Molecule: transfer RNA
Organism: uncultured Bacilli bacterium
């Protein structure tokens, strides 16, 4: 160089056009003598840019990060 294949909360991952969920981690508050464990409640993501749609996490592009292949 060329080709493919991933990208989502602090960390693992669901959603495959119609309001982004889940578990864990985080705060707070209850519960207990205190600790754990347990309840509630809350705050936090769709790698970036364009394009097609009424509407994109999802379809096209072009790009960035990574990983396998061929050379």
């Nucleotide at each position: 160089g060329c080709a493919g294949c991933u990208g989502u909360g602090g960390u693992u991952u669901a959603a495959u056009g119609g309001u982004a969920g889940a578990a864990u981690g985080c705060a707070a508050c209850c519960u207990u003598g205190c600790c754990a464990a347990g309840g509630u409640u809350g705050a936090g993501a769709c790698g970036g840019g364009a394009g097609u749609u009424c509407g994109a996490u999802u379809c096209u592009c072009c790009u960035c990060a990574g990983c396998u292949g061929c050379u």